[in-house]
RNA sequence: GGAGCGGAUCGGAGGAUCGCGGCGGGCGACCGCCGAGGAAAGUCCGAACUCCCACGGGCAGCAGGCUGGCUAACGGCCAGGCGUGGCGAUGCGACGGAAAGUGCAACAGAAAACAAACCGCCGAUCUGCGCGCGCAAGCGUGCAGAGGUAAGGGUGAAACGGUGCGGUAAGAGCGCACCGCGUCCCGCGUGAGCGGCGACGGCACGGCAAACCCCCUGCGGAGCAAGACCAAAUAGGGAAGCGAGGGACCGCCCGUUCCCGCCUGAGCUUCCGGGUAGGUUGCUUGACCACCGCGGUAACGCGAGUGGCAGACGAAUGAUCCUCACCGGCAACGGAACAGAAUUCGGCUUACAGGUCCGCUCCACGC
Repeated sequence: GGAGCGGAUCGGAGGAUCGCGGCGGGCGACCGCCGAGGAAAGUCCGAACUCCCACGGGCAGCAGGCUGGCUAACGGCCAGGCGUGGCGAUGCGACGGAAAGUGCAACAGAAAACAAACCGCCGAUCUGCGCGCGCAAGCGUGCAGAGGUAAGGGUGAAACGGUGCGGUAAGAGCGCACCGCGUCCCGCGUGAGCGGCGACGGCACGGCAAACCCCCUGCGGAGCAAGACCAAAUAGGGAAGCGAGGGACCGCCCGUUCCCGCCUGAGCUUCCGGGUAGGUUGCUUGACCACCGCGGUAACGCGAGUGGCAGACGAAUGAUCCUCACCGGCAACGGAACAGAAUUCGGCUUACAGGUCCGCUCCACGC
């Protein structure tokens, strides 16, 4: 100097004039304070809160899945383990089980799971045909077959361990050495796991479960358009069905509970028709944020003081001017990302012009 990896942060500031919403003060005129985000977005997880009257158990269903921690909780975060991409800093992982069962793998290939011979190699043993030598027995050789083989080649993402030596008719863990694999033992670690020139064993043990499934853990439902209250209006409308047991608790079973009860019937279901869609509340002080100290590798926890805080409701923060700051440009001048709360938090994911800072890696050059 260049190229990257991880993290944090800004993403406009000040003044003047006029204008909005909330709160407070004032008899009033008016005055003071506060007023969109790092994602407010997606609606994907988890909760607080509200209702289903309260209170359970099981099944189904759904979700998660290495270990140890953090947290109100989580499928999140932190640290580690294993695997994997990268020279590396580091990134990613749907990370329990394939000897419980079922299922799937196109094409190519002989063959895709406890298999098999396309091209090949052998033909020691056996059979047939031919040729040469030989008196004969027999010897050599060529071809074909029976048979043997999976080391070589081919196909494929993947072919029933790898390399080397020996051995064999040719081959093969057939034997041996090393590696790999399995079992046991020893050491380290809370653990997942790691290490061992340890001991034994030639050793049948592919892939996919983000396939069905098995195992373990966990989970009520619906949602602020939840819910509560007030006012007003209409037609305290009509019809049918169920009903002695019925209704409610997401579905099913048990259980619980409420109302009603032998047709003077609680309620439920369906259809037709009418009215109102107005106001108040929920509504913002919190598992809250910032600074400081201590503990912890960290996530985070504890403690004290100071400071901070939008609550709209057809939907509030806007307009104009000046100065400064950022980017481009000689200047004039131009530009300025993604994007706007709607009950509130903890996360995840996605979008983002330009800038600043911290730590780390690799390359080149110089000293």
Model confidence (mean pLDDT): 76 of 100. A computed fold for a 367-nucleotide RNA from an Acidobacteriota bacterium, annotated as Bacterial RNase P class A. It was read from a public genome assembly, where an Rfam model found it. Rfam family: Bacterial RNase P class A. Rfam classes the family as a ribozyme. The source organism's lineage runs through Bacteria, Pseudomonadati and Acidobacteriota.